[in-house]
RNA sequence: AGAGUUUGCUUUUGGCUCAGGAUGAACGCUAGCUACAGGCUUAACACAUGCAAGUCGAGGGGCAGCAUGAACUUAGCUUGCUAAGUUUGAUGGCGACCGGCGCACGGGUGCGUAACGCGUAUCCAACCUUCCCGUUACUCAGGGAUAGCCUUCCGAAAGGGAGAUUAAUACCUGAUGGUGUUCAAAUCGCGCAUGUCAUUUGGACUAAAGAUUCAUCGGUAACGGAUGGGGAUGCGUUCCAUUAGCUUGUUGGCGGGGUAACGGCCCACCAAGGCGACGAUGGAUAGGGGUUCUGAGAGGAAGGUCCCCCACACUGGAACUGAGACACGGUCCAGACUCCUACGGGAGGCAGCAGUGAGGAAUAUUGGUCAAUGGCCGGGAGGCUGAACCAGCCAAGUAGCGUGAAGGAUGAAGGUUCUAUGGAUUGUAAACUUCUUUUAUACGGGAAUAACACCACCUACGUGUAGGUGCCUGCAUGUACCGUAUGAAUAAGCAUCGGCUAACUCCGUGCCAGCAGCCGCGGUAAUACGGAGGAUGCGAGCGUUAUCCGGAUUUAUUGGGUUUAAAGGGAGCGUAGACGGGACGUUAAGUCAGUUGUGAAAGGCUGCGGCUCAACCGCAGCACUGCAGUUGAUACUGUCGUCCUUGAGUGCGGUUGAGGUGCGUGGAAUUCGUGGUGUAGCGGUGAAAUGCUUAGAUAUCACGAAGAACUCCUAUUGCGAAGGCAGCGCACCAAGCCGCUACUGACGUUGAGGCUCGAAAGUGUGGGUAUCAAACAGGAUUAGAUACCCUGGUAGUCCACACGGUAAACGAUGGACACUCGCUGUUGGCGAUACAGUGUCAGCGGCCAAGCGGAAAGCAUUAAGUGUCCCACCUGGGGAGUACGCCGGCAACGGUGAAACUCAAAGGAAUUGACGGGGGCCCGCACAAGCGGAGGAACAUGUGGUUUAAUUCGAAGCAACGCGAAGAACCUUACCAGGUCUUGACAUCGUAUGCAUAACAUAGAGAUAUGUGAAAUCCCUUCGGGGACAUAUAGACAGGUGGUGCAUGGUUGUCGUCAGCUCGUGUCGUGAGAUGUUGGGUUAAGUCCCGCAACGAGCGCAACCCUUACCAUUAGUUGCUACGCAAGAGCACUCUAAUGGGACUGCCGUUGACAAAACGGAGGAAGGUGGGGAUGACGUCAAAUCAUCAUGCCCCUUAUGACCUGGGCUACACACGUACUACAAUGGCAAUUAACAAAGAGCAGCGAAGCGGUGACGUGGAGCAAAUCUCCAAAAAUUGUCCCAGUUCGGAUUGCAGGCUGCAACUCGCCUGCAUGAAGUCGGAAUUGCUAGUAAUCGUGGAUCAGCAUGCCACGGUGAAUACGUUCCCGGGCCUUGCACACACCGCCCGUCAAG
Repeated sequence: AGAGUUUGCUUUUGGCUCAGGAUGAACGCUAGCUACAGGCUUAACACAUGCAAGUCGAGGGGCAGCAUGAACUUAGCUUGCUAAGUUUGAUGGCGACCGGCGCACGGGUGCGUAACGCGUAUCCAACCUUCCCGUUACUCAGGGAUAGCCUUCCGAAAGGGAGAUUAAUACCUGAUGGUGUUCAAAUCGCGCAUGUCAUUUGGACUAAAGAUUCAUCGGUAACGGAUGGGGAUGCGUUCCAUUAGCUUGUUGGCGGGGUAACGGCCCACCAAGGCGACGAUGGAUAGGGGUUCUGAGAGGAAGGUCCCCCACACUGGAACUGAGACACGGUCCAGACUCCUACGGGAGGCAGCAGUGAGGAAUAUUGGUCAAUGGCCGGGAGGCUGAACCAGCCAAGUAGCGUGAAGGAUGAAGGUUCUAUGGAUUGUAAACUUCUUUUAUACGGGAAUAACACCACCUACGUGUAGGUGCCUGCAUGUACCGUAUGAAUAAGCAUCGGCUAACUCCGUGCCAGCAGCCGCGGUAAUACGGAGGAUGCGAGCGUUAUCCGGAUUUAUUGGGUUUAAAGGGAGCGUAGACGGGACGUUAAGUCAGUUGUGAAAGGCUGCGGCUCAACCGCAGCACUGCAGUUGAUACUGUCGUCCUUGAGUGCGGUUGAGGUGCGUGGAAUUCGUGGUGUAGCGGUGAAAUGCUUAGAUAUCACGAAGAACUCCUAUUGCGAAGGCAGCGCACCAAGCCGCUACUGACGUUGAGGCUCGAAAGUGUGGGUAUCAAACAGGAUUAGAUACCCUGGUAGUCCACACGGUAAACGAUGGACACUCGCUGUUGGCGAUACAGUGUCAGCGGCCAAGCGGAAAGCAUUAAGUGUCCCACCUGGGGAGUACGCCGGCAACGGUGAAACUCAAAGGAAUUGACGGGGGCCCGCACAAGCGGAGGAACAUGUGGUUUAAUUCGAAGCAACGCGAAGAACCUUACCAGGUCUUGACAUCGUAUGCAUAACAUAGAGAUAUGUGAAAUCCCUUCGGGGACAUAUAGACAGGUGGUGCAUGGUUGUCGUCAGCUCGUGUCGUGAGAUGUUGGGUUAAGUCCCGCAACGAGCGCAACCCUUACCAUUAGUUGCUACGCAAGAGCACUCUAAUGGGACUGCCGUUGACAAAACGGAGGAAGGUGGGGAUGACGUCAAAUCAUCAUGCCCCUUAUGACCUGGGCUACACACGUACUACAAUGGCAAUUAACAAAGAGCAGCGAAGCGGUGACGUGGAGCAAAUCUCCAAAAAUUGUCCCAGUUCGGAUUGCAGGCUGCAACUCGCCUGCAUGAAGUCGGAAUUGCUAGUAAUCGUGGAUCAGCAUGCCACGGUGAAUACGUUCCCGGGCCUUGCACACACCGCCCGUCAAG
């Protein structure tokens, strides 16, 4: 000192939360010792029991009890001695009693109290003070009672009554008496004053107590001191205004009473005051302070222990005694409660110390001692003292100590974990060796705290004091402490480990169980849950909870804000208040300086010292920021006084305006009425209908009536405080501005309360009502339509008077004054001037600099800038501008204005995307223009669904569906049924054997099983053996088309062959980001050019590659050529296949910005990327694939693995996709004649000629591993026929007979012949492909393959139509705009209803 959390990201506002410290604490886990300090915060609830205030015999009468003495009697008995009894107050002493002093202290508690209660300062000339100290004086003479004791009576008791008798330091009377008290008078001094000190004179009034051991102790009066108290005053002292008025002894006076004393403290009379927005009164809460905690401080919170003050003592009230009380352990009365009782009556008060019950999360022993300190009494010894000092209990706090130290690596074992034949970690940790002994245990020694007093003696002198010696006194305590012995021996836990916040892995769990202070974790790989290992933090403690301060500048004095985040009152006038121009003087209140007193102690800080250290304690100093007195200073503020004119106002002269009020007046339009003309519609809408109209509408003409509003002028205009104000005229009222500078002389600014004004809607009463128009009605729209649209229509809209008092009443910006660069437009006035240009004052606007906005957008002399003054308002979102209360209102409603509860956000500004039934530009078979299809039929194929033992699995909009599959009869095959195997069908390793296999037979559906069983395997060799192979056997392991494509690699699809996607440096911005990449042109293209705070670069585009079109060169066999053929020859041509050329907007013209480029032309085989292909940027879709392959994790292991037979993947009410064949004449069929391709394939192959068969095919086997041979025949084309029909179209389906492949064609192949001859006559909504050698149409080949294509991939033949154009649909690109979206419009989000 900060951090987390709003967002895709940023910045800001703003709340919430955390890290720190603290506690009279409590709870959880754990626990060795010592010292110090602490311990009912709740029920001021109720209390059993014991103790907490007595003492004095040196005040008194006395003698119940105890002890002693004396006398007498009796007993043991010898004078004596001992014991018992009686008498005796004689002695020690003393229960009860009279008397004195004390009991008003000490101790407890915090109910009450918002107060002179407390704190601080001042005052009492308005007061008291036992005991104590000092000084002065005195202490004389008498008297009568009473308690006790005794007698007696009443009562259960508590207690009480009567009689007799007695004493005092008890009580009373008298005397004396002063410097006492009081009254009156005079003088000096003092005091703010009422007054008062001192002196003098006179009058009145008032004292006393004795005791004794003879030393003393007492008593009375007065004065003074000290101590303690009483009273008065200034200032300070919680919250609520949703408490605004309170008060009758109230406020004051005169006179009395009362008191220690002042005072309405009390009383009689008189006056009518007193307090209050500077918060009275009322309500709530609370003892106050020193101090404590926190904080940098200012502050905030608290008031336990200790100290001071106050208040209280079961609740309420009252007085008595006394120096002092209205009295905690006193009295009386009332009340509640408890107890005793003989029912008549009595007793009690733990908020003293212990202790009990109750309450509560929670707080101790019915301990010891008066040894010390202190208190009361006493002459003293001494007595009493739950004050106090000690001990006990409690980790409840602070501080200190310990639980060992050093060495010790095979880095042991075990645990955990990883990349697992091996490492890492636990960890020098352990074991082991050496050492120490605090603590512990045992034994021994052993304090200080004590100084006294008393008594005795001595010394000194000032003769009652001081000192000395002796004697005596220790609860705690045989404690602290010291020594010796033993032996590592007796002693470690708690919390945390996702970020904040130090510390990480494994297993389990699977949005479950759970965690959580905030954000948030958990849905099968959880560093966040639970456990373990390890680590981190603190440590006899550690965590949690509660509370306070801090962080929080988040109430802001220090130290905040109000355009848009919360926040400027709707506006003006103005009261109190606050603030206020220039000069001179006065005063010294504020202010400043010095000084004095006080600010208790403890506490705090600093220093020194004492307990072994520390905590703790002692001593000293400082501080205590305060208050008061006093002495000075006088700049500033204030007070008072005298002036000034610039602020403000007045006057005079001009001028401006939709400023206000009242009265009058004008035309157009609208509607209505009357009349005319006129005829079938009008009106209205996106389209309609309701509505009006042949009873004459709409339209049109004329006349009339009514009410409301004022077109053009009219705007970045003007006026007004705001709301607001518009035809024209008049009257009245008000204001601003300018000019002049005559007058006043600070008269000013702001303004809580208050008063006034205040749009629209609304309210009341009375008018008015043309238009428009809430409500309402009807018609439409719609799923609905209580809306938008239409037809009507009432309040209202208008006027007068009154109420109401709110608006996004906005510039979302309170008012006033001063200052701070410029440019420009305009309104009003004045000056100068020439009609252009100009100066100044006051307004209304635009742009912009500094500065500000400590966010940005923006503002910027009209500030949101720089300053001063005053007012208003804000403090997270919701609840809520709600509820309650009060005030106002006729009502509607307005003003003021919460809380419970709930969330972790809610917001502002800007950024990048995505999106828009926003805009601009552009492209694409995207639309349009065309051609051909599919959707209807039959069949093929794929999918869904259904079915099934199984119909294996995957693919799912475009971008799944003739897709994986370039070919399911068995195999394939992953599925199903049945039969079988378990180290296994397949791989590696150990041991043993050297065979096994093959062949044959039998059983079986087969896999297999059983039997017979020839032969004695192959390679290398150093001759030992090794390897291959096979069998048997053991276990490591094999195996899995089982799961997860949302754990992955690789591969692929798609946007899209769309033109985009980025980077470096620089610059701009607080930042996210921007710029570059935008702009003007252009292109197929971010292609190129120009411009530009950008300059460059990369991946894409293009080009380089292949193919095709032309030519050249080279090379010719199997190709080609001449010829009837062959041989042979040749390489011109075709062709083949290698290398080159060719095309580049290169040339010309026009346009264009002197550019890029576009358009036209020439030449050329080809012209503007010539055609086609390969080539797919950054990325998107958790897109597809774990079943091509690979692979993490999970799962199965006599089975989810492996083998076999059979079945299934080929099912079939149905739905969809993709193809094929058709519906026919641009056609079918037939035939003839002759033709014309390209590209491929071929040895388990292609297979010629020939022969057989109607044919599929069979036979045959030449040639060919191919420019040689074979497949190989091209088909559309041409000619003829058919004549528009379900046909000579169409060929499904079915029957029969065959062929081919193959162990095997039943489920389930293909082909042939004959026969059969279904639907279908061009296809609804909606939809698809294609821009040229393309569509359409025709055939050919290949892969897979034993066989099986209408599929797929290739090949050539014939060969069109159309494109005006970019409005619209779809997709895409760029720029811009809005946004509350960012999982990004398939978004977000509001209300109702239902269920929980």